[in-house]
Context: one part of a larger RNA
RNA sequence: GCCUACGAGUUACUCCUCACUAGCAAGGUUAAGGACUUCAGGUCCGGAGCCGAAGCGAAAGCAAGUCUGAAUAGGGCGUAUAGUUAGUGGGGGUAGACGCGAAACUUGGUGAUCUACCCAUGGCCAGGUUGAAGUUCCGGUAACACGGAAUGGAGGACCGAACCAGUUGACGUUGAAAAGUCUUUGGAUGAGCUGUGGGUAGGGGUGAAAGGCCAAUCAAACUGAGAAAUAGCUCGUACUCCCCGAAAUGCAUUUAGGUGCAGCCUCGAGGUAAAGUCUGAUAGAGGUAGAGCUACUGAUAGGGCUAGAGGGCUUCGCCGCCUAUCAAACCCUGACAAACUCCGAAUGCUAUCAGAUAUACUCGGGAGUGAGGCGCUGGGUGCUAAGGUCCAGUGCCGAGAGGGAAACAACCCAGACCAUCAGCUAAGGUCCCUAAAUAUAUGCUAAGUUGUUCUAACGAAGUGCGGUUGCAUUGACAGCUAGGAUGUUGGCUUGGAAGCAGCCAUUCAUUUAAAGAGUGCGUAACAGCUCACUAGUCGAGCGGCUGUGCAUGGAUGAUAAUCGGGCAUAAGCAUAUUACCGAAGCUAUGGGAUUAAUUUAAUCGGUAGGGGAGCAUUCCAGUUGCGCCGAAGGUGAGUCGUAAGAUUUGCUGGAGCGGCUGGAAAAGCAAAUGUAGGC
Repeated sequence: GCCUACGAGUUACUCCUCACUAGCAAGGUUAAGGACUUCAGGUCCGGAGCCGAAGCGAAAGCAAGUCUGAAUAGGGCGUAUAGUUAGUGGGGGUAGACGCGAAACUUGGUGAUCUACCCAUGGCCAGGUUGAAGUUCCGGUAACACGGAAUGGAGGACCGAACCAGUUGACGUUGAAAAGUCUUUGGAUGAGCUGUGGGUAGGGGUGAAAGGCCAAUCAAACUGAGAAAUAGCUCGUACUCCCCGAAAUGCAUUUAGGUGCAGCCUCGAGGUAAAGUCUGAUAGAGGUAGAGCUACUGAUAGGGCUAGAGGGCUUCGCCGCCUAUCAAACCCUGACAAACUCCGAAUGCUAUCAGAUAUACUCGGGAGUGAGGCGCUGGGUGCUAAGGUCCAGUGCCGAGAGGGAAACAACCCAGACCAUCAGCUAAGGUCCCUAAAUAUAUGCUAAGUUGUUCUAACGAAGUGCGGUUGCAUUGACAGCUAGGAUGUUGGCUUGGAAGCAGCCAUUCAUUUAAAGAGUGCGUAACAGCUCACUAGUCGAGCGGCUGUGCAUGGAUGAUAAUCGGGCAUAAGCAUAUUACCGAAGCUAUGGGAUUAAUUUAAUCGGUAGGGGAGCAUUCCAGUUGCGCCGAAGGUGAGUCGUAAGAUUUGCUGGAGCGGCUGGAAAAGCAAAUGUAGGC
């Protein structure tokens, strides 16, 4: 892991409540017990007791009323009758109360044959090294001291087996082993190791102290009992079909993953000025969006005007004068606000009327939910960050399948009763993968831009289409040829300054087709090159500004790694048009069910959950059957039913087993790291 068997809402009660069924009814009913008996789910006694028929008040008490109160007021609870006894079912209560599951707690015992420490009594430590004190002799001293040589044999001394330990690395890791093996290493006369016997016991022991150890168990051992402890927690909870179908919100909570009440679902009952929903019309309340502010409150840029303040001048002082300082009020222009409003929508809300539709509401039984999520819109918060967070409105997912978006809970389309090798469409598509246009018309793009994720500021004679303005056959623009001079080296400045370091200006005048007291390069200064400007040549358009379409750079991530792919110059982009494809949508044909029923008709996605109808298993009662001419069971095949299932038959098997009507349950397994067995 698989198979088989077992495995979870049960039972009890003088309990409470509701529904249905039955009896009796202002009443209903017996309990214990007794008698009879055909002995059973029997019959008859038995009225004790209980519930109801009257309530209110704390009570005395009063009573269709009563309590409060001074009240005859007002208010609270009552009164205008239906109950009761059984059975069955749905809930609740008390019990282990649907099943399994703690960590723990209390109490009584059992453990120191493991291990910690202690007590008593025994045992063990190859071999080698070092050489303390003391002693002896010699030297030495006044005597000691001191020195040397021997002797001696100390030490939590040294090296190293046994023994004890367990440092490093490898192996082992369903091991040879629930802690080992190999290598290497530490101690090895000591606080050493070890045998035997004994002691200390669970909030206790023991501990050279690690919360270590106390029998493979220790931040409180093991074991019996309380005990089915408790578990607002996790997991599991078993056949079928039909109808409806949620919630993830509000308030409260030692409350936040629980619960109570309300909201939303379901089932039953009721029947009212039809009260609900939608559309249209009419009439209203309101202060949002927007807008506005010389309409307030505040905030606010520039200018003007001008109190006040600052600064300067003046002055003994008071005055007075000035202002590229600050600035109230006022004026002009501009402009802001959730807690501003002179204004002011849409939508929503309320009311009335009309139409459409079929809800709405009240009472009672049963729930579940009370972690929500995403998209769009209006906001708060945050960074106008988040697949962020908190509200409001709405849709969807949740509990929703189907088509599209390559894939993709929520986006777009669209709500699946069943069947069909029928048709039409939606979103989206129509070159191939891949169903349908290599469609039509007119443009654009050259970047593979693009073709289904994403980009800016800024840059740029890319290119299409516009607007506006200037020049041009009296010849424009570009190119080429030629000129581009004179007073003069203008004046000043300067070492120099001659068109070209700098300053000044009446930047003037002359000759000219034209030529600046000079556009740039250049020189120390000149020189030189060049431009403006002019003529010739050429022969038709050439410039400036601006709007817009498509392209371009900016452009940066880890596979060559992508438009879903192939690929495409359209099969890209824009505008317009006509076909077609395309879903469980709609239609067609056949069938089923629910509601209402009189036929039409409408409806039938569904988690939690409510309601309804059935199938199967075991046993019991009544009734009726089958079976050695082959029961149950097993295993193939066929048939019937919407399903759970039913039934026929072949083979096997070898002795019991069904149908119908009722009743009663140890009454249905895929899951619980379920239990046992087998493989």